RNA sequence: GGGCCCGUAGCUCAGCAGGCAGAGCACCAGACCGAUUACCUGGGUGUCGCGGGUUCGAAUCCCGUCGGGCCCA
Repeated sequence: GGGCCCGUAGCUCAGCAGGCAGAGCACCAGACCGAUUACCUGGGUGUCGCGGGUUCGAAUCCCGUCGGGCCCA
C1' cells in the first nucleotide's frame, strides 16, 4: 500500500432482505428482613464510532473517514 471482518446501554452481544433501538449481566429505587445476601416489583441509563448522501422514513443501503483484528504485498 491492497483486501476482508468488527465498532449498538457500564460490560458481553442480538437486531443489519429500510418502518417504535433490545436481551443477559451490572447499576439505581422500592418491597421483604432484626440486618445483609438471595428472591420479588419498577426503572434503559443510548448522537447505533464520526461526517455526508439516498429515502416519506437509515443501526440497516451508498460514499468518505477514525479505531481494532486478520490476510496479502
A computed fold for a 73-nucleotide RNA from Candidatus Iainarchaeum sp., annotated as transfer RNA. It matches the Rfam family "tRNA". From the family's description: Transfer RNA (tRNA) molecules are approximately 80 nucleotides in length. Rfam links the family to the GO term triplet codon-amino acid adaptor activity. Model confidence (mean pLDDT): 82 of 100.